[in-house]
RNA sequence: GGACUGGUAGCUCAAUGGUAGAGCAGCGCCCUUUUAAGGCGUUGGUUGAUGGUUCGAGUCCAUCUCAGUCCA
Numbered sequence: 001g002g003a004c005u006g007g008u009a010g011c012u013c014a015a016u017g018g019u020a021g022a023g024c025a026g027c028g029c030c031c032u033u034u035u036a037a038g039g040c041g042u043u044g045g046u047u048g049a050u051g052g053u054u055c056g057a058g059u060c061c062a063u064c065u066c067a068g069u070c071c072a
Base pairs, nucleotide, nucleotide: 001071002070003069004068005067006066007065010024011023012022013021018055026042027041028040029039030038048064049063050062051061052060
C1' cells in the first nucleotide's frame, strides 16, 4: 500500500428497512446467624463519526476513524 471482518448498555453478544433487546454486572426487596449462592423487581443506549438514499436506517450507499486477519 491492497483485500476482508468487526465497532450496539459497565462486559459478552443479538436485532427481515417498521417500538433497540438478552445474559452477566449495578440498584432495591425477599431468603440466610453472616457472606456467597438463590428468588422477585428494576435502572442503564448520541447503535464509532459525518453525510446520502428512504415515509421510515443499527440495518442500504459514500467518506473518515479505531481494532483484528490475510496478501504484498